Annotation
Predicted 3D model of a 349-nucleotide part of an RNA (large-subunit ribosomal RNA, domain IV) from a soil metagenome. Rfam family: Bacterial large subunit ribosomal RNA. Rfam links the family to the GO terms structural constituent of ribosome and ribosome. The prediction has a mean pLDDT of 81.

[in-house]
Context: one part of a larger RNA
RNA sequence: GUCCCCAAGGAACUCGGCAAAAAAGCAGCCGUAACUUCGGAAUAAGGCUUGCCCCUUUUCAGCAAUGAUAGGGGGCCGCAGCUAAAGUAUCUCUGGCAACUGUUUACCAAAAACACAGCUCCCUGCGAACUCGUAAGAGGAUGUAUAGGGGGUGACACCUGACCAAUGCCAGAAGGUCAAACGAUGGCGGUGCGAUACAGAAUUUAUUCUGUGCAAGCUGACUGUUGUAAGCCCUGGUGAAUGUCGGCCGUAACUAUAACGGUCCUAAGGUAGCGAAAUUCCUUGUCUGGUAAGUUCAGACGCGCACGAAUGGUGUAAUGACUGGAGAACUGUCUCGGGGACCUGCUCG
Numbered sequence: 001g002u003c004c005c006c007a008a009g010g011a012a013c014u015c016g017g018c019a020a021a022a023a024a025g026c027a028g029c030c031g032u033a034a035c036u037u038c039g040g041a042a043u044a045a046g047g048c049u050u051g052c053c054c055c056u057u058u059u060c061a062g063c064a065a066u067g068a069u070a071g072g073g074g075g076c077c078g079c080a081g082c083u084a085a086a087g088u089a090u091c092u093c094u095g096g097c098a099a100c101u102g103u104u105u106a107c108c109a110a111a112a113a114c115a116c117a118g119c120u121c122c123c124u125g126c127g128a129a130c131u132c133g134u135a136a137g138a139g140g141a142u143g144u145a146u147a148g149g150g151g152g153u154g155a156c157a158c159c160u161g162a163c164c165a166a167u168g169c170c171a172g173a174a175g176g177u178c179a180a181a182c183g184a185u186g187g188c189g190g191u192g193c194g195a196u197a198c199a200g201a202a203u204u205u206a207u208u209c210u211g212u213g214c215a216a217g218c219u220g221a222c223u224g225u226u227g228u229a230a231g232c233c234c235u236g237g238u239g240a241a242u243g244u245c246g247g248c249c250g251u252a253a254c255u256a257u258a259a260c261g262g263u264c265c266u267a268a269g270g271u272a273g274c275g276a277a278a279u280u281c282c283u284u285g286u287c288u289g290g291u292a293a294g295u296u297c298a299g300a301c302g303c304g305c306a307c308g309a310a311u312g313g314u315g316u317a318a319u320g321a322c323u324g325g326a327g328a329a330c331u332g333u334c335u336c337g338g339g340g341a342c343c344u345g346c347u348c349g
Base pairs, nucleotide, nucleotide: 001342002341003340004339005338006337008335009334012333017330027049028048029047030046035040037155051076052075053074054073055072056071057070059068060067061066077081090328091327092326093325094324095323096322097320098319102114103113118153119152120151121150122149123148124147130139131138132137156315157314158313159312161245162244163243166242167241168238169237170236171235172234175233176232177231182227183226184225185224186223187222188220189219190218191217194214196213197212198211199210200209201208202207203206246264247263248262249261250260273307274304285301286300287299288298289297
């Protein structure tokens, strides 16, 4: 290390009966509760029988021989008759969670997580919405709102309260605000045909050149005003949209408590149901039950630190390698150790 056995006790072990042990073993007969969605629960639970020999009866098949089937009586052996091997449910009571079968972290998590049928909301009229792709195109679908896509919840039963102030979404369009282009209209530049004005210079005295002006036209990645969209502000709606769901003070003929009243704030102040809960800090709350003794457990109470209604609320038969508590049976888990078989490392030999 792998197995086997054990006096008395029998879970005192331990986080926890983990591991081990035990009983029964989908054969026949009898019998079987609460609860229940009437299907189940259920092999519930719990009993009895089982081999071989002799005699005998029933039914079926067969012409018959015979075979099968269901009984009755008597006897034999053993500790033991599904006699070996193999294979082959431990059970009961009571909570939580999840309806269920299913799925998952290949290789530390199988679950109360995911999924699910059912329920509900939103989008989509077909070249559909949506998804992939720059596009063509493809899926959706050779489908057509009893269809398709997306979100939430999660069988079933009873239900699902208040708030539209904030955020989101939908609808609306009077007013406010607001972009770049574009149009209109100004300003300021550039260039500049040119009748040319003024000043200067040169000279062939009539022209040329330079500078400063005026100017039609063209032009500017310059600049102002104005006319314009959606959006936002705005007006409504909407919760199985994201979400939210109060303080303080007083009051009844014992006391206590407050149906009741006052006041402040709010969009509105938590309804039904449940509740020390997979949620309760204080807390081993208090009471009842179970035990000789119970921080766990079950049932109640309700001052809910900090439950609460499809981030669903409360129940619920069946189901579960889920999780909590109790019991029967059983045991080396333990009191508390002991013995044996085989294998193996090291030391010695």